[in-house]
RNA sequence: GCCCUGAUCGCAUAGUGGUAUUGCACAAGACUGGAAAUCUUGGUCCUUCGGGACUCCCAGGUUCGAUUCCUGGUCAGGGCG
Numbered sequence: 001g002c003c004c005u006g007a008u009c010g011c012a013u014a015g016u017g018g019u020a021u022u023g024c025a026c027a028a029g030a031c032u033g034g035a036a037a038u039c040u041u042g043g044u045c046c047u048u049c050g051g052g053a054c055u056c057c058c059a060g061g062u063u064c065g066a067u068u069c070c071u072g073g074u075c076a077g078g079g080c081g
Stems, first nucleotide, its partner, number of pairs: 001080007010024003018064001026042005043054004057073005
C1' cells in the first nucleotide's frame, strides 16, 4: 500500500428497511428484626405529568421511513505484498 471482518445501554449480546432484544451488573421499591435470595420498575434529556425530543463509532447519500442499503472516514482484529 491492497483486501476481509467488526464497532449496538456500565459489561456481554440479539436484530436486519417499520416499537432498540436478552442476560449480568447497578439503582429504587416490595418482602425481612436486618441482610441474602426472590419479585416489580429503570436507555438519555426536558416536562404544565398529558406528553415531547434524542439515541445502534463519526459524517454524508438513497428512501415515506436507515442500527439495517450505498459512499467516505476513525478505531480494533485478521490476511496478502
Molecule: transfer RNA
Organism: Bacillota bacterium